[in-house]
Context: one part of a larger RNA
This record gives sequence, C1' cells and structure tokens, in this order.
RNA sequence: CCUUCGUUAAGGAAUUCGACAACUUAACUCUGUAACUUCGGAAUAAAGAGUGCCCGUUUGGUAGUAUUUACUUGCUAAAUAUGGCUAAAACGGGUCGCAGUGAACAGGCUCAGGCGACUGUUUAUCAAAAACAUAGGUCUCUGCUAAAGCGAAAGCUGAUGUAUAGGGGCUGACGCCUGCCCAGUGCCGGAAGGUUAAGGGAAAGGGUUCGUUUCAAUUCGUUGAAACAAAGCUCUGCACUGAAGCCCCGGUGAACGGCGGCCGUAACUAUAACGGUCCUAAGGUAGCGAAAUCCCUUGUCGGGUAAGUUCCGACCUGCACGAAUGGCGUCACGAUCUGAGCGUUGUCUCAACGAAGGACUCG
Repeated sequence: CCUUCGUUAAGGAAUUCGACAACUUAACUCUGUAACUUCGGAAUAAAGAGUGCCCGUUUGGUAGUAUUUACUUGCUAAAUAUGGCUAAAACGGGUCGCAGUGAACAGGCUCAGGCGACUGUUUAUCAAAAACAUAGGUCUCUGCUAAAGCGAAAGCUGAUGUAUAGGGGCUGACGCCUGCCCAGUGCCGGAAGGUUAAGGGAAAGGGUUCGUUUCAAUUCGUUGAAACAAAGCUCUGCACUGAAGCCCCGGUGAACGGCGGCCGUAACUAUAACGGUCCUAAGGUAGCGAAAUCCCUUGUCGGGUAAGUUCCGACCUGCACGAAUGGCGUCACGAUCUGAGCGUUGUCUCAACGAAGGACUCG
C1' cells in the first nucleotide's frame, strides 16, 4: 500500500452528479395516530411510555382434605373453609447495575411531484424500468365440416367448445370524458352505365395448288414462264358475345390518417369580443401546457435556500400537447425517477489508531 472489519474529539452532508457507502431505526406490551380515500385503506403512519430481580394483593385452572346440608344412603350431589401445584396479567412495595428485548437475531421516518393503476413478466452473461403483461373497454371476423392456424396430403389444433363461444387489431384498473373532417388510402355495401381476360364467334385476308387463261418454245406427244385460282390443309383474325375487378354511386374514424393564413377594428395605451379576405375534406373542441413534449431558455412571477440551470405552484408567446398511436385526474402499490426536510452518521473538514488476511523483506 491492498482487501475485510472495529473505534473516534468538535462539527454533522460542509462530501458528492446524487447521503453512493456506512450509520440510525428495530422485539413484545400499552398509549396514540394526519392529509387523502375507491371507505377496504393510508397505518407498525407519525409521536411517545414500559420491559431485570424479590415480596405482597387481586383473578383463573386443577388433584385433595375437613365441615355442613340434601336425598335416590352412594365410588352421590351442592355449598363453605383450608392449604398444595400451576397459568397469564394488573396493581402496590422493595432492591441492584452506567446500562434490564443487558449477548445474538429484528422497519430509519416524513413532505411534494413525474410515470405506470395494482400482484406479476423481461434483455441466462453490462439495462428490472416509465418497457411487456394484466383485469376492464372497444372494433372486427366467425352459424359449426366455424373463422383462424399447422400441414403438398391424410389429418390435427381451435374444441369433445357453439356467439355469455372462439380468432385477430387497438387501448389498458377506477372516475370525468372521448370533439370536427369520408377529399386521399383502406374496408363494407350497390349494381344502372363505361372499361375489361380466357373462351365463344366468324367477316375478311395470307400460304399451298387441281385447274383455267395468256405468252414462248416445240420432235405437235408436249415442255417452260407468268397471271388468276376451286377443294382440302394451314396461318392471321374484324364485328358481336363475355365475370370479378377498376372507373362509378353511397357508407364507415376506439379504420390508415388529417385537424390553416393574411389584414383591420373599442373614448389613454395595450389587447381584440367584432369585421373583411384567401385557401381547405375539415381547420384542434373539452382538458392540459417551458411538460419524459419549449428551440429561443437558467422564459416571467411566486415558494422553498444566505445563495436554487434542478424542484413545486402559476402564466400561455404550445419552435413542434390534445382526446382508446387515448385526453385529464386519481386512493393504494413501486429494489422506479425527481426535489425537500427530520433523525443519524468518518461521505467530508482531516485524518488517526487498532485487528485479521495479503502484498513486501528475510528464510
């Protein structure tokens, strides 16, 4: 010096990002216990007192003994007295120590706020949380060979269930609520019209050439070339017909989502209940708001401190809150996060001493 412990004058968070760590508290009995509240809680709230040993009194339990009375004369019943053992307390008195839950084991507390209702779950091995889940809410699908899922299939799960059931999405106890927009996208419904595939359909056309015509040659038998071209085969294929879908017409937001700008105006000033105008599908309602969201920003005011970029209460100028990607509250709960206080302490002023085990030296 390191690790793990013990003690410490005076002070007591001055330390530090932060009381991290350590300390305090602690058992049982009694007293007493606030705001708030979903009336259950909060609550061991908080805040206090007592606790050893000896004696006595009071109360209870219990096996006896004695006496009296009763009759059903009994191994009977009841009452009274007595003393033995014993349990738990209360009260009174005494007594010892610095100290009596004498050692050990055994909540620190309070106030305010954010988030999440709660118990629960999670990153085995840096994250336990405000994340996930949850009961509750709501939308949607599904009539049973259900929907959905696994599987080339057989089949199985769903379910030996049947819409008070099952699957999926979102939200997340409870309380008060959940506004406007259907133009876009999605979904649902509609079928008049437009468009639209394969298929059907076959007008027309191309290829091939029996044949016909013309020309040329000819040994007069025919041969060659060109044009036209039947049937068959084959290639292309108009009109017409032809479903869903799309276009179209409606609906639908606890579907994906969205929820404005400029100018003027009141008898001080300021502000604008009011007016004008442009755009939009509609222009953000209630509630909340410098917030886990506010850039400017340590906004401004108030509180707490001697002094407060944090905290609490307000204001509203919301860069860029806002209503089940839920809004705002909220009892209880939390190894949660933030701020404050009491108690307590070697966290510190500022270190010191001691112990055990290492390191180190010698062996």
Molecule: large-subunit ribosomal RNA, domain IV
Organism: marine metagenome